[in-house]
RNA sequence: AUGUUAUCCAGAAAGGCGGAGGGAUUAGACCCUAUGAAACCUUGGCAACCUAUCUUCCGGGAAAAGGUGCUACAUUCUAUCUGCAGUUUCGCAGUACAGAUAACAA
Numbered sequence: 001a002u003g004u005u006a007u008c009c010a011g012a013a014a015g016g017c018g019g020a021g022g023g024a025u026u027a028g029a030c031c032c033u034a035u036g037a038a039a040c041c042u043u044g045g046c047a048a049c050c051u052a053u054c055u056u057c058c059g060g061g062a063a064a065a066g067g068u069g070c071u072a073c074a075u076u077c078u079a080u081c082u083g084c085a086g087u088u089u090c091g092c093a094g095u096a097c098a099g100a101u102a103a104c105a106a
Base pairs, nucleotide, nucleotide: 002105003104004103005102006101007100008099013043014042015041016040021032022031023030026079027078028077029076044071045070046069049067050066051065053061054060075098081094082093083092084091
């Protein structure tokens, strides 16, 4: 790199450094940013996938020690398909593709 399963409308800050980008890109929008982007470092915090733990062990529970992860805007929104509405409308629900995270497999 690839595959499988689960989750994704919640939640959560500062400082240092850096110096123009960033929000995955393919497209279209919209937003953040010199009142300082990304990356990197430090300390917090949020969460609860795995390990350790309790259980009546299909479930479920407590805590947050360890391994990750996350810490603007719904995965920022839309994109495939179906259904319902609607044409002074631009919606709602499900679903696919894609993406992110965790665990496992090989």
A computed fold for a 106-nucleotide RNA from Halpernia frigidisoli, annotated as SAM riboswitch aptamer (S box leader). The prediction has a mean pLDDT of 80. The sequence is in RNAcentral, with records from Rfam.